[in-house]
């Protein structure tokens, strides 16, 4: 960076610093915020992609959370509409944005 392949109406916050905006881009609504936004930090937590470990029919597949590399802790990805043509994929009505991850070069 990829139009490579998954996953999302479940979960889970406190203190310090910060000093006014946040909820991806645009557009509307909502909504959250000086009873203190973002952003840093530490701590604390949730998941369960990847690895680790168990099991096993052993590169399937299924547990596991005392561990490691991510990720995530206000509302469904906040809600609609666009970024979504063609074209391609599959679960044949949906996906094509973003966004996490794991794969590959």
């Nucleotide at each position: 960076g990829a139009u490579u392949u998954a996953u999302a109406a479940a979960g889970a916050a406190g203190a310090g610093g910060g000093g006014a905006g946040a909820g991806a881009u645009u557009a509307g609504g909502c909504u959250c915020u000086g009873u203190g936004a973002a952003c840093c930090u530490c701590u604390g937590g949730c998941a369960a992609c990847c690895a680790g470990c168990u099991c096993a029919a052993a590169u399937a597949g299924a547990g596991u959370g005392a561990u490691g590399g991510u990720g995530c802790c206000a509302a469904u990805a906040c809600c609609u509409a666009a970024c979504c043509c063609a074209a391609g994929a599959c679960c044949u009505g949906u996906c094509c944005c973003g966004a996490u991850a794991g794969c590959u070069a």

SAM riboswitch aptamer (S box leader) from a Marinilabiliales bacterium, 105 nucleotides, folded computationally. Model confidence (mean pLDDT): 76 of 100. It was read from a public genome assembly, where an Rfam model found it. It matches the Rfam family "SAM riboswitch aptamer (S box leader)". Gene Ontology term of the family: regulation of gene expression.